[in-house]
Context: one part of a larger RNA
């Protein structure tokens, strides 16, 4: 000096645990906001830094249920109250809610400054108090603005990447930005498909199919008839024609014509509808008023075990009961249907409330024939030139949008059916609503889990988007566990000591002593063997 063995130190793995996460199911909610939100400043306690509750009525007020003995949050200590004349707490409904903030009287470095106006203080200067006092859109009373996870619709719209380079093509209408809206939102009632048969708004899921197609025919993109399913719901204008009322024109003053908004009509492709004849008061529905109450908050009832052993402690184990519409969890000194909270049932009922009913009131909604005439969406429809959507790259490209030019017909019409023409067939554009079947989950309330178990799951279990870093946008941690109960260690010694540590003493355990379960390992000390 090495090696080993033993004991500590040291560290803080393992191992057990969970108050937090994950990912989902069903259910509910799908908005708040000028009645001033979201998210903040500052305040409010006997003492009060910080969470938390709340706002000058300030861990709070009021009034209805509940509940029924403690109670003044976390927070365990003192001091001082409060309660059976029912607090504390629990619901439910209200009151109060400084200042900033969409911020909105005017101004700003947010949470501060200074004002007009009307009152009152009061009579004057001057102050103080209440109230009001932004745009904007729209006209009686009204509505917008701003927050909100992700859904949805729209106006813009990348690159890297792929193509093994790259430029058309990809990525991808992603991402990102703007606008707007619901609880969905878009879509939607055939100028659709199909095809010689025939479907009958939309959606959305499963086939169809990686197929037909598209493509520097390259990487790669990628359909739709058709069938199976979820689900069902269908409608209102605009013209024609009628009226009334205004307004212009014009009159021989009787009225005509025009236009403007309004009622009344009317809504279609086997056309269908004004309009002419004929005939009827049916049906269904909607919203308002009544009924009607499923459903509903807190909370109430809620079955049934002892004795013995072992321990520190029974729920273990022994022995003998019992309940079950309840043997789901959870807790309790260990491992409990029967100790405790609960669980099955049940009961409760405020505010609020769906279905449904209705003799009420209001408002819509049908038929037959005729056809001379008169309506049926116009700078559109097509077409020319450039884009753009369509699986579809300009390609025989049709079909949809459309900057820019032209520019129709009018039911003897006019549009599709993947150039283009004819048959044939299908539809009626240019005007609008419209429920489910679908997407989404920031929230809420019930539950699951061959999901995590503290370097793991959320970044965050723990006072975390905090310390802390960055001028800033923004990065962005690390950190549970004593015990069954504090019983959290009176008292005395060493010591300078509120360090520390030795006895006592408490505990089943103090090597469970607060730097607190278990306590690996590296590393470091000490004893002892053996070897140089």
């Nucleotide at each position: 000096g090495g090696c080993g063995c033993a004991u500590g130190g040291g560290g803080g793995a393992u191992g057990c645990c969970u108050g937090g996460g994950c990912u989902c199911u069903c259910g509910g909610a799908g908005g708040c906001g000028a009645u001033g939100a979201a998210g903040g400043a500052c305040g409010c306690g006997a003492u009060a830094a910080g969470c938390u509750g709340c706002g000058a009525u300030a861990a709070g007020c009021u009034g209805c249920g509940g509940g029924g003995a403690c109670c003044g949050g976390c927070a365990c200590a003192u001091a001082c109250g409060g309660g059976u004349c029912g607090a504390u707490c629990c619901g439910c409904a209200g009151g109060u809610u400084u200042c900033c903030g969409a911020a909105u009287g005017g101004g700003g470095c947010a949470a501060c400054c200074c004002a007009g106006u009307a009152c009152a203080c009061u009579g004057a200067a001057g102050g103080u108090g209440u109230a009001u006092u932004a745009c904007c859109c729209a006209u009686a009373u009204g509505g917008g603005g701003g927050c909100g996870a992700a859904c949805c619709c729209g106006g813009g719209g990348a690159a890297c990447u792929g193509a093994a380079a790259c430029a058309u093509c990809u990525a991808a209408g992603u991402a990102c930005c703007c606008g707007g809206a619901g609880g969905a939102a878009g879509a939607g009632a055939a100028a659709a498909c199909a095809a010689g048969a025939g479907u009958g708004a939309u959606u959305c899921c499963g086939c169809c199919a990686g197929u037909a197609g598209c493509g520097g025919c390259g990487a790669g993109c990628g359909a739709a008839a058709g069938c199976g399913g979820a689900g069902c719901a269908g409608c209102c204008c605009a013209a024609a024609c009628c009226g009334a009322c205004c307004g212009u024109g014009u009159u021989u003053c009787g009225g005509c014509a025009c236009g403007g908004g309004c009622g009344g009509g009317g809504u279609u492709g086997u056309a269908g509808g004004g309009c002419c004849g004929c005939g009827a008061c049916a049906u269904u529905g909607g919203c308002c008023g009544c009924g009607g109450g499923a459903c509903g908050a807190a909370c109430c009832g809620g079955a049934a075990g002892g004795c013995g052993c072992u321990g520190g402690a029974a729920a273990g184990c022994g022995c003998u009961g019992c309940c079950g519409u309840a043997g789901a969890g959870g807790g309790u000194g260990a491992a409990a249907g029967c100790c405790c909270c609960g669980u099955a049932c049940g009961g409760g009922c405020a505010a609020g409330g769906a279905a449904c009913g209705u003799u009420g009131g209001c408002c819509a909604u049908a038929g037959c024939g005729g056809u001379a005439c008169c309506c049926u969406g116009a700078g559109u429809a097509g077409c020319g030139c450039g884009g753009g959507g369509c699986a579809c790259g300009u390609g025989g490209a049709a079909c949809c949008c459309u900057g820019u030019g032209u520019g129709a017909a009018u039911c003897c019409g006019c549009c599709g059916g993947g150039a283009c023409c004819a048959u044939c067939c299908g539809g009626c554009a240019a005007g609008g609503c419209u429920a489910a079947a679908u997407a989404c989950u920031c929230c809420c309330g019930a539950g699951a889990g061959a999901c995590c178990g503290a370097u793991a799951g959320u970044g965050g279990a723990c006072c975390a988007g905090u310390a802390c870093c960055g001028u800033g946008a923004g990065g962005g941690a690390a950190a549970g566990g004593u015990g069954a109960a504090a019983a959290g260690a009176a008292c005395c010694c060493c010591g300078a000591a509120c360090a520390g540590g030795g006895g006592a003493g408490u505990g089943a355990a103090a090597c469970a002593g607060a730097a607190c379960c278990u306590g690996a390992a590296a590393c470091c000390a000490u004893g002892c063997g053996c070897c140089u």